[in-house]
Small-subunit ribosomal RNA from an uncultured delta proteobacterium, 1475 nucleotides, folded computationally. The RNAcentral record of the sequence draws on ENA. The coordinates come from a structure-prediction model, not an experiment, and the mean pLDDT is 84.
């Protein structure tokens, strides 16, 4: 990018093309091939006239119709068949034919018997037939004549390689015609005039050229399968002979046995081929519509007649299917012509006009025919043009979208103005396309001709399209835009609405409530009378790679060799020209393409030249390259020859060592074997040991990325036999070469078969363990196997995943084998060939890596590859006894599968190192009551959230009412709350009454401020209207900010700049010590920085200092109420400010001369001194929308708001935190021992009283270092004596006390009574490392009251820590990975369902094709022809020839029987895919 398209949607005009790709599917009706009277004969009716009629005469020798000539083989249609000399393209044809046409030459003489028409007479329903009788011809047939063809035999020439062939020539044979129309009298003869005679036209016959057209042969071109690999009896030649225009096996018959075939024969599948047509940058790929050329075919199959030419589209005969008529005897038909019907189908037009033009047929010719064709109709099918206006025009109207509500957008778009008329409408004019027509005039030409006919010029008639293009007038901006998109790709973007639905989608992929992706609108983008879509071809595809790919890990190197065809091949000299390579020529049609110019107003279309047309042929030249001849050489190959290594083979013989069974000897209980056992062996002597003697396998050590071999592979030692390899020096062969489709040969292991052997091992199989099982892994036993011989098998991660083979291209090092040279020789350097490792340079390489042993640069061949999966299946071939191998598919499915490296993250990998992580302790929890808190449960309601750590004494630092979000009633609707507006009235509080359960509702009582004189205005408030709004603890934490928690106080996280890397990315952050730390030091392509650590903050621990009341009380002093009680002091303790002290600073050891570690001193503290705060980049879509803010959504007389009760407190039941015990380390009773953070005005409360208490009355002090909560427990001292107790208090019953509007659902409290469970808690589980655990006991916030929970606070006051193996988190380096929502990843196979396509299948139906035979229609031939026949011959009788019938070959359709294929069904069945 295109399209004969097709569907959707829309649709103004014209121009010029194009329109059954489908069922070669059936076809109604009408046309699509006729003409010629100047070939013949015969010849109306009807009409018209005259006429009384009969008859005439016009039409008219006219129509039809036959006889005959041509034509019908053209021109028109279609694509079924054909893989073919069918087509294309370049030749042959000396093997050929050509009607009509043209040229040259020749002739055109005599005769004859027929026959349709027509008449008749008959059968038939029709179609059509039969007899009889006449008649003509350019019909038909002798005969004559032969210039000349033709045939056999000679004779020269010429041509060819020959077969042959032109051409001349002898003499022989054989072989022709037809007229017809017109003119004229020159000549002849009748004699106005006509012919048998001239003369023109058309025609006949035989011949020779020519032109066209065709036939027949040949190179070479142009599909797919090899899972078609061997095909072939007329098959292959040859000989006669037939056929034929004509070569041939075309055909016959004999004779030979040959022909094809991996350069792809047969065989299947497909398919008309070409110019050309789309595409591509070519080169290719695709195709074969219109338009041309060529070929097939014409209902299906067969046949042949005529005929120049057919096996014949609108012919004929047969056969067959099928439609139709039909009187049932029996006839007709073939639209793949133009229309047009039915049918198929996504789809493909009018039963049009016209011969005016071109073309053809016939004709002398006028004409006639012509559904060739010119035209017109119907289709946006297609290409091309044209128009649906132009200009002005900002209040940027209105309206719609959208919006931060400011505006923006549509938008100069409209409107309004000023033009203009293509298309449309109306009226008028009006073509080109037409000319060589026939006549008639005129010059010329034949000719006796002023006949007639011919050439030329002149005049002349015709138009389907069509009143149609086109012109002229006049009319209105009036009548004339749509479709697709708008997430990337890809140009163009918001708003609603949906809510993984509905629904888009070419690929990625959109939709689960903020969707640029559905669906609408706005708005934009493209493109426009069209725009999607949908299918098809090419392009992008370097994705089959000629041009132009690759095969170590991505698909892709055969397991190896050996060799066949083939491919390709060293130096020199020369020849030949087949490839190359130039010119010349022929041919490549013609339309297309491209140049150029021309014609329709452009364009499209059209036409005129030119180019091309890469090809093929032919012929001339060249001679480097390839090739072939032919000659010569050494380097590439090989050969001899001296050495040399080696687990290379194949065989055949010895050795020790071990091993197991065996005899004998010591010897006595266990041996054996495991993580640990057992099964096993042994008191019938086992293991152990030792001696002797068998067997049958495999060779330790040497041993070694040493060696050998093509690979598989090969290991004791001798010897025979043998392949390869190397290294040196010579001498010889002379390209002997390389590679290698097939082919052929080897070829581990296991396995098979045959037979041997059999010591140890050991599939299978047995036992014992292990295990939830355990048909394994572990152990005890054991058969095939393994060895050895002869055959099979043909695979492997047959690996370097690296085909072979030759050249070139930097080094460095190591090891085997050989040689050469030097040297100071048990030696050791140094060159060097062959080999074999390691690292490396350039190159290469996606990257990994490869790197003289290339994966590098090159050459040559060969195998092989071509998205996963399905599958190395399946079907087929082919090998094998089998197992199996090799060969190798589709359908289906899926949008990836793969390859190197990167960062993570992971491991029941490694290393190093951390933490109450385990160890090692103390004390708990799990068991019991209850307390809370959750689950489930129940209910009206038990509001809601929190979910593993990291929800669960969490949100809640306090649920009777209120809290409150719940539930039930009862109410309100501008609201409980905020701002504005009207308009009424007032303060606003406060208070009394009624009703009600309260909300609420009604009465009364009281009652404003500021400015101004005032009127009046402003504030503030109640009430009532109405509208904006309020209000929501609805709902999304998965839209969201804040804020938290978690890993974790883990030691990481990360940047600039450099520098590597194709790139993610790496380096720096790794290494090497160190740390509590990415702390620090060393090192280093890294330097250097940031946020984390640390350290700066508060505290606690010592010390100094200022300060000194409420505290303190040492020293003076007063008092006696002995209480810092006063006065005084501020030393001390203390309180609180500010300072100091600590830094591995110092010593020694240790390290690397570091950083640091270790021990010490010195100090209140020592290595961060002990707490605390302080939490990096991230992660978990983690919590929270019910703490607050906040996007969307929902409610609006309610999911708002107010009240009254109720509920969160339920209870069969699980679980988390808790307290309280189970007791003597303890209960109980006594007892003037010691704190320390705090807190107090609706507070704390001293002391006094009252109560047994709880409290209750009265009341100092104290807004507090000064009063007060206040009593500190554990402690100590008695007492209890192991008991459900003097433990423990659950429960409950009485009775009371606070607190509060109220303690029934539901509160603490006390006092008497009552006195459950429980005696240390299974599995499993938590805290803690030191002033900690345990233990005590006090304080505070919430808060009327209500604490066993939070938060802090002090009192006594421990054990242990070996150590890092484990379990659990965590850090750094490293490894591996198929994982990255990342191991709670991924993923695999059965089973179970469902749908799909497949594969086998008793078999069953068709298609196709072979073979064998049977039948044979029409036809041709052959034969026969006793029946029949004009024409020649005969006087006849007959003959000649002919025809019908017989008959024989061959043959379509059909029959039988039997094979090959392909394709559909197919109970059951096998596996596959997909969910």
């Nucleotide at each position: 990018a295109a399209c004969g398209a097709a569907c959707g949607u829309u649709a103004g005009c014209g121009g010029c093309g194009c329109g059954c790709u489908u069922a070669a599917c059936a076809c109604a009706u009408g046309c699509a091939a006729g003409u010629c009277g100047u070939g013949c004969g015969a010849g109306a009716a009807a009409g018209g006239g005259a006429g009384c009629a009969a008859u005439c005469c016009c039409c008219g020798g006219u129509a039809a119709a036959g006889c005959g000539g041509c034509g019908c083989a053209c021109g028109g249609g279609u694509g079924a068949g054909u893989a073919a000399c069918a087509c294309g393209u370049a030749g042959g044809u000396a093997a050929c034919g050509u009607g009509c046409c043209c040229c040259c030459a020749g002739g055109u003489g005599g005769u004859g018997g027929a026959u349709a028409a027509c008449c008749u007479u008959c059968c038939g329903a029709a179609a059509g037939g039969a007899g009889g009788g006449c008649u003509a011809a350019u019909a038909c047939a002798g005969c004559a004549u032969g210039a000349g063809a033709c045939c056999a035999c000679g004779g020269c020439u010429c041509c060819g390689a020959a077969a042959g062939g032109a051409g001349c020539u002898g003499a022989g044979g054989u072989c022709a015609a037809a007229g017809u129309c017109g003119g004229c009298c020159u000549c002849u003869c009748u004699a106005c005039a006509g012919a048998a005679g001239c003369u023109g036209g058309c025609g006949c016959c035989a011949g020779g050229g020519g032109a066209u057209c065709g036939g027949c042969c040949u190179g070479c071109g142009g599909c797919c399968c090899a899972u078609c690999a061997g095909g072939u009896a007329g098959u292959u030649g040859g000989u006669a002979g037939g056929g034929u225009a004509a070569c041939g096996g075309c055909c016959u018959a004999c004779c030979a046995a040959g022909c094809c075939g991996a350069a792809g024969a047969c065989g299947g599948g497909u398919a008309g081929c070409u110019g050309g047509u789309c595409u591509g940058a070519g080169a290719g790929g695709a195709u074969g519509a219109u338009c041309a050329g060529c070929c097939a075919c014409a209902c299906u199959g067969g046949a042949a007649c005529u005929g120049a030419g057919a096996c014949a589209c609108g012919g004929u005969c047969c056969a067959g299917a099928c439609u139709c008529c039909u009187a049932c005897g029996g006839g007709a038909g073939g639209c793949a012509g133009c229309a047009g019907u039915g049918g198929g189908g996504a789809a493909u037009c009018u039963u049009g006009c016209g011969c005016a033009a071109u073309g053809g047929g016939c004709g002398a010719a006028a004409g006639c025919c012509u559904g060739a064709c010119g035209c017109a109709g119907c289709g946006a099918c297609g290409c091309c043009g044209c128009g649906u206006g132009g200009g002005u025009g900002a209040u940027g109207a209105a309206g719609g979208c959208c919006u931060u509500c400011g505006g923006g957008u549509u938008g100069u778009a409209a409107a309004g103005c000023c033009c203009u008329g293509u298309g449309g409408g109306a009226g008028g004019a009006g073509a080109c396309g037409a000319a060589u027509a026939a006549g008639u005039c005129g010059u010329g030409g034949c000719g006796a001709a002023c006949a007639g006919c011919c050439c030329c010029g002149a005049u002349g008639a015709u138009g389907a399209c069509g009143g149609u293009a086109u012109c002229c007038u006049c009319u209105u901006a009036g009548c004339a835009a749509g479709c697709a998109c708008c997430g990337g790709c890809u140009a163009a973007c918001u708003c609603u609405g949906u809510g993984c639905c509905a629904g888009c989608a070419g690929c990625c992929g959109c939709g689960g409530u903020a969707a640029g992706a559905c669906a609408g609108a706005g708005g934009g983008u493209g493109c426009a009378a069209a725009c999607g879509u949908u299918g098809u071809u090419c392009g992008g595809a370097a994705u089959u790679a000629c041009u132009g790919g690759g095969c170590g890990u991505a698909a892709a190197g055969c397991g190896c060799g050996u060799g066949u065809a083939g491919g390709c091949g060293g130096u020199c000299u020369u020849g030949c020209a087949g490839g190359u390579c130039g010119g010349a020529u022929g041919u490549g049609a013609a339309a297309u393409c491209c140049c150029u110019c021309g014609g329709c107003u452009c364009a499209a279309c059209c036409a005129a030249g030119g180019a091309a047309g890469u090809g093929c042929a032919c012929u001339c030249g060249a001679a480097a390259c390839c090739g072939c001849g032919a000659g010569a050489c050494u380097u590439g190959a090989g050969u001899g020859u001296c050495g040399g290594a080696g687990a290379g083979g194949a065989a055949g013989g010895c050795g020790g060592a071990a091993u197991u069974g065996u005899c004998g000897g010591u010897g006595u209980a266990g041996a054996g074997g495991u993580g640990a056992a057992a099964u096993u062996c042994g008191u019938a002597g086992a293991u152990a040991u030792u001696g002797g003697g068998a067997a049958g396998a495999a060779c330790a050590c040497c041993g070694g990325u040493g060696g050998c071999g093509a690979a598989g592979g090969c290991g004791g030692c001798c010897a025979c036999c043998u392949g390869g390899c190397u290294c040196g020096g010579u001498a010889c062969u002379g390209a002997c070469g390389c590679u290698g489709a097939g082919g052929c040969g080897c070829g581990a292991c296991a396995g098979c078969g045959u037979g041997g052997g059999g010591a140890g091992c050991a599939a299978a199989c047995a036992g014992g363990a292990u295990u939830a099982g355990a048909u394994a892994c572990c152990c005890u036993g054991g058969u095939a196997g393994u060895c050895c011989a002869c055959g099979c098998c043909g695979u492997a991660a047959a690996c370097g995943a690296u085909g072979u083979g030759c050249g070139c291209u930097g080094g460095a090092u190591g090891u085997u084998g050989g040689g050469g040279c030097c040297c100071c020789u048990a030696g050791g350097g140094u060159c060097u060939c062959a080999g074999u490792g390691u690292c490396g340079u350039a190159g290469c390489u996606a990257a990994c890596g490869c790197g003289a042993u290339a994966a590098g640069c090159g050459c040559a061949c060969c195998g092989c590859c071509u998205g996963g999966g399905g599958a190395g299946u399946a079907c087929g071939g082919c090998c094998g006894c089998a197992a199996g191998g090799u060969u190798g598919a589709a359908a289906c499915u899926c949008a990836a599968a793969g390859g190197a490296a990167u960062u993570g993250a992971c491991g029941g990998g490694g290393g190093c190192c951390c933490g109450c992580a385990c160890a090692a302790g103390c004390g708990g929890u799990g068991g019991a009551g209850c307390a809370u808190g959750u689950g489930g449960u129940u209910u009206a309601a038990u509001u809601c959230g929190a979910a593993g750590c990291a929800a669960c004494g969490c949100g809640c630092a306090g649920a009777a009412c209120c809290u409150u979000a719940c539930c039930a009633g009862g109410g309100c609707u501008u609201g409980a709350c905020a701002u504005g507006g009207g308009u009424c009235g007032g303060a606003c509080c406060g208070g009394u009454c009624c009703a009600g359960a309260g909300a609420u509702g009604g009465a009364c009582c009281u009652u404003c401020c500021c400015c101004g004189c005032a009127a009046g205005g402003g504030g503030c408030u109640g009430g009532c209207c109405g509208c904006a709004c309020a209000g929501g603890u609805g709902c999304u934490g998965c839209a969201u900010g804040g804020c938290u928690g978690u890993c974790g106080u883990c030691a990481g996280c990360u940047c600039g700049u450099g520098u590597c890397g194709u790139g993610a990315g790496a380096u720096g952050u790794u290494g090497g010590g160190u740390u509590a730390a990415g702390u620090c030091c060393c090192g280093c392509a890294a330097c250097g920085a940031g946020c984390g650590c640390a350290a700066c903050c508060c505290u606690c621990g010592c010390c100094u200092u200022c300060a000194g009341u409420u505290g303190c009380c040492a020293u003076c002093a007063g008092g006696u109420u002995u209480g810092g009680c006063u006065g005084g002091g501020c030393a001390c303790u203390c309180u609180g400010g500010a300072g100091g002290a600590a830094c591995u600073g110092c010593c020694g050891g240790u390290g690397a001369c570091a950083a640091g570690c270790c021990g010490g001193a010195g100090g209140a503290a020592g290595g961060u001194g002990g707490g605390g705060a302080u939490g990096a980049c991230g992660u978990c879509a983690a919590g929270u929308c019910c703490u607050c803010a906040u996007g969307g959504c929902c409610c609006u007389u309610a999911u708002g708001u107010c009240c009254u009760g109720g509920g969160c407190u339920a209870c069969a039941c699980a679980c988390g935190u808790g307290c309280u015990a189970c007791a003597a380390u303890g209960g109980c009773g006594g007892u003037g021992a010691c704190a320390a953070u705090g807190g107090g005005a609706u507070g704390c409360c001293a002391g006094g009283u009252c109560g047994c208490g709880a409290g209750g009355c009265c009341g100092a002090g104290c807004c507090g270092a000064u009063c007060c909560c206040g009593a500190a427990a554990a402690g100590c001292c008695g007492u209890c004596u192991c008991a459900g107790u003097u433990c423990a208090g659950a429960u409950c019953g009485c009775a009371c006390u606070c607190u509060g509007c109220a303690a029934c659902u539901c509160g603490g409290g006390u006092g008497c009574g009552u006195g459950a469970a429980g005696g240390u808690g299974g599995a499993a589980u938590c805290g803690c490392u030191a002033g900690u655990a345990a233990u005590c006991g006090c304080g505070c916030a919430u808060c009327a009251g209500c604490a066993u929970g939070g938060c802090g606070c002090g009192g006594u006051g421990a054990a242990u820590a070996c150590g890092u193996u484990c379990c659990c988190g965590g850090g750094c380096c490293u490894u591996g990975u198929a994982c990255a929502c990342a191991c709670c990843g991924c993923c695999c196979g059965u089973c179970a369902c469902a749908c799909c396509a497949u594969g086998g299948g008793a078999g069953u139906u068709g298609g196709u094709u072979c073979u064998a035979c049977c039948u044979u229609a029409a036809g041709u031939g052959g034969c026969u022809g006793c029946g029949c026949c004009a024409a020649c011959c005969g006087c006849g009788a007959g003959g000649a020839g002919g025809c019908a019938g017989g008959u024989c070959a061959c043959c379509a359709c059909g029959g039988u029987a039997g094979g090959g294929u392909c394709a559909g069904c197919g109970a059951c069945u096998g596996g596959g895919g997909u969910g």